The RNA shown here (Guanidine-I riboswitch aptamer) has 110 nucleotides and comes from a Frankiales bacterium. It was read from a public genome assembly, where an Rfam model found it. It matches the Rfam family "Guanidine-I riboswitch aptamer". Rfam links the family to the GO term regulation of gene expression. From the family's description: This family represents a conserved RNA structure found upstream of the ykkC and yxkD genes in Bacillus subtilis and related genes in other bacteria. Its mean pLDDT, the model's own confidence on a scale to 100, is 83.
């Protein structure tokens, strides 16, 4: 210095919005003396639920190395130990829409 493969998954959580409930507000019916009740319409992310959801966050569990042991000698079971580091735009893309989700260990920069 060049080329290829691999860097998995679930569960949660930082945060996200607005499909769904819910909660608030305005209209118009209908029932009430009232308060409100119920039934349509439109608004509001409005602390939530239901949904999104991390390479650089958690746990797990799989896979990857090393090592002991056990044994029917099949390389099969078991245990154990390791799995490091990671500053990071603009701007784009999906879903319902938005994000720390994808472009993306991207571009960049020491």
């Nucleotide at each position: 210095g060049u080329g290829g493969g691999g860097c998995g998954u679930a569960c949660c959580u930082a945060g996200g919005g607005u499909u769904c409930c819910g909660c608030c507000c305005c209209c118009g019916g209908u029932c009430g003396a009232c308060a409100g009740a119920c039934c349509g319409g439109g608004g509001g992310g409005c602390u939530g639920g239901u949904c999104c959801g991390a390479g650089a966050g958690g746990u797990g569990c799989a896979g990857g190395c090393g090592g002991a042991g056990c044994u029917c000698c099949a390389c099969g079971c078991u245990c154990c130990g390791c799995u490091c580091c990671a500053c990071g735009g603009c701007g784009g893309g999906a879903c319902a829409a938005a994000a720390g989700c994808c472009c993306g260990g991207g571009a960049g920069a020491g």